[in-house]
Molecule: Guanidine-I riboswitch aptamer
Organism: Methylophaga sp.
């Protein structure tokens, strides 16, 4: 100089909306308490959630050993549209390391 690998899980958070639960408003029942129906993303819980976010496990390449196994090393970089797409609905999610831009 060229090639290959450059991956996966699980937990969370930025942020996301509205299925369920709250919540506030109305209306309906009731009148000792439980309720029911619409409407509003409304601080929240449930919930989706980041290639370019975080944290933890693994897999994976390379190198060497006294080799059916051990040990050492790497996992680096990453600006980023429109517009479409699923779930209830959005979204930094999927399209996508994309189109593009350096």
């Nucleotide at each position: 100089c060229a090639a290959a690998u450059a991956g996966a899980g699980c937990g969370c958070u930025a942020g996301g909306g509205u299925u369920c639960c709250g919540a506030u408003g109305a209306u309906c029942a009731a009148u000792g308490a439980c309720g029911g129906u619409c409407a509003u993303g409304c601080u929240g819980g449930u919930c989706c959630a980041a290639g370019a976010g975080c944290a933890c496990u693994c897999a994976a390449c390379c190198u060497u050993c006294a080799c059916u196994g051990a040990a050492g090393g790497u996992c680096a970089c990453a600006c980023g549209g429109c517009g479409g797409g699923a779930c209830a609905a959005a979204a930094g999610c999927c399209c996508g390391g994309g189109a593009g831009a350096u």